The RNA shown here (Glycine riboswitch aptamer) has 87 nucleotides and comes from Sedimentitalea nanhaiensis.
Of the family's consensus pairs, 90% are formed in the model.
The RNAcentral record of the sequence draws on Rfam and Ribocentre.
RNA sequence: CCUGCGCAUGCGGGAGAACCGGAUUUACCGGUGCCGAAGGAGCAACCGCCCCGGAAACUCUCAGGCCGAAGGGACCGCGGGCGUACA
Numbered sequence: 001c002c003u004g005c006g007c008a009u010g011c012g013g014g015a016g017a018a019c020c021g022g023a024u025u026u027a028c029c030g031g032u033g034c035c036g037a038a039g040g041a042g043c044a045a046c047c048g049c050c051c052c053g054g055a056a057a058c059u060c061u062c063a064g065g066c067c068g069a070a071g072g073g074a075c076c077g078c079g080g081g082c083g084u085a086c087a
Stems, first nucleotide, its partner, number of pairs: 003085005009079005018032005033066003039062001040060003046054003
């Protein structure tokens, strides 16, 4: 220096889901309903050092979200940074 792996990070893309009433004209409140792709939890194919543990985009919906904007957003792409492994 190249490459692999891990960690955080910059830029770009990034879904779903309501109605009624009050208040008012941003926001907010109440009732019921709905969504899942922050997080959380559960089961599990599978994997392992197989006592036990790790495990999803599945499931639940505690949290969060459901006009729009803002914000958030799993995941994907591109970039460099740090660490580590190898030659």
Lineage of the source: Bacteria > Pseudomonadota > Alphaproteobacteria > Rhodobacterales > Sedimentitalea. The coordinates come from a structure-prediction model, not an experiment, and the mean pLDDT is 78.